[in-house]
RNA sequence: CCCCCGGAGAGAUCCCGGCACAAGAUCGGGACGCCGAAGGCGCAACUCGCCCGUAAACGCUCAGGCAAAAGGACGGCGG
Numbered sequence: 001c002c003c004c005c006g007g008a009g010a011g012a013u014c015c016c017g018g019c020a021c022a023a024g025a026u027c028g029g030g031a032c033g034c035c036g037a038a039g040g041c042g043c044a045a046c047u048c049g050c051c052c053g054u055a056a057a058c059g060c061u062c063a064g065g066c067a068a069a070a071g072g073a074c075g076g077c078g079g
Base pairs, nucleotide, nucleotide: 001079002078004076005075006074011032013031014030015029016028017027018026033066034065035064039062040060041059042058046053
């Protein structure tokens, strides 16, 4: 790195517009609330001239996400 298996949290929220007879679904935009486990950023004591390390499952929530599916840190078998 690859195959397979397991794998949490949090509104199928509301508004406007396109498509449409209408509703639903879907696409685009906006508002409020929320989550922490892609990615990203930050962190003391200690060491110390500086960087690095500590450091992450902690903190932030930029990004991402909030039915199912997909994704998913991480764990397990095998190659």
Predicted 3D model of a 79-nucleotide RNA (Glycine riboswitch aptamer) from a marine sediment metagenome.
The RNAcentral record of the sequence draws on MGnify.
Its mean pLDDT, the model's own confidence on a scale to 100, is 79.